RNA sequence: GCCCCCUUAGUAUAGCCUGGAUAGUAUGCGAGCUUGCGGAGCUUGAGACCGGGGUUCAAAUCCUCGAGGGGGCG
Numbered sequence: 001g002c003c004c005c006c007u008u009a010g011u012a013u014a015g016c017c018u019g020g021a022u023a024g025u026a027u028g029c030g031a032g033c034u035u036g037c038g039g040a041g042c043u044u045g046a047g048a049c050c051g052g053g054g055u056u057c058a059a060a061u062c063c064u065c066g067a068g069g070g071g072g073c074g
Stems, first nucleotide, its partner, number of pairs: 001073007010027004020057001029045005050066005
């Protein structure tokens, strides 16, 4: 220098190919119930689409340019 892949709550991940409901689940965290206390269990709350642009009635999803990470070739 060229090519390919990945990026979604604190953490791990589903959804992307095939665009459409309040972006789901587990765990962690806050609150409540329960308990002599704690844990477990139950209820509940907050929390995320790497950034810009484009296409579209509508983008986490498609296209494009970047950022970060990983791999291959030279």